[in-house]
A computed fold for a 148-nucleotide RNA from Streptomyces sp., annotated as c-di-AMP riboswitch aptamer (ydaO/yuaA leader). It matches the Rfam family "c-di-AMP riboswitch aptamer (ydaO/yuaA leader)". Rfam describes the family as follows. This family represents a conserved RNA structure found upstream of the ydaO and yuaA genes in Bacillus subtilis and related genes in other bacteria.
RNA sequence: UGCCGAGUCCGGUACGCCCCCCACGGGCCCCGGAGCCGGGGACCCACCGCGCACCACCGGGGUGAAUCGGUUCUGAUCCGAACCGUAGGGCAGCCUUCCGUACGCCCGAACCCGACAGCUAACCCGGCAGGCGGUCCACGGAAGGAGU
Numbered sequence: 001u002g003c004c005g006a007g008u009c010c011g012g013u014a015c016g017c018c019c020c021c022c023a024c025g026g027g028c029c030c031c032g033g034a035g036c037c038g039g040g041g042a043c044c045c046a047c048c049g050c051g052c053a054c055c056a057c058c059g060g061g062g063u064g065a066a067u068c069g070g071u072u073c074u075g076a077u078c079c080g081a082a083c084c085g086u087a088g089g090g091c092a093g094c095c096u097u098c099c100g101u102a103c104g105c106c107c108g109a110a111c112c113c114g115a116c117a118g119c120u121a122a123c124c125c126g127g128c129a130g131g132c133g134g135u136c137c138a139c140g141g142a143a144g145g146a147g148u
Stems, first nucleotide, its partner, number of pairs: 001133004008034005016028004035128006045118001059116001060113004068085006088107004094145007
């Protein structure tokens, strides 16, 4: 100074901890507020009837773009791994949207709940992380803003 992402802003802040020898100051913890995000949760709607047979019991659900296939590693199954695709997602600089550049360049993961949840007003609960790039780039056009 930028990117992914909800993961930002304002105020307060005794003690404690960190930066410093100390203080001021700053940060963490903590409290309040604004804003953004997620979960639970009515009516209505949806699902939901009974009997028999077969199979299965390898449940079900949530955040997220991250789903669904194929090939190979084995003669086979499961698992795992690698590769190739793919639903879908991201990327041009004051901000948002649209068009072109872009038929370009990338991602296509990971985790959580714990037998349990459809939607859902009121209401209740929770999160505001983490990761990555540049030191030169910052393209062109339109509309609306912001700022000067």
Its mean pLDDT, the model's own confidence on a scale to 100, is 77. The organism belongs to Streptomyces, within Bacteria. RNAcentral holds the sequence, with entries from Ribocentre.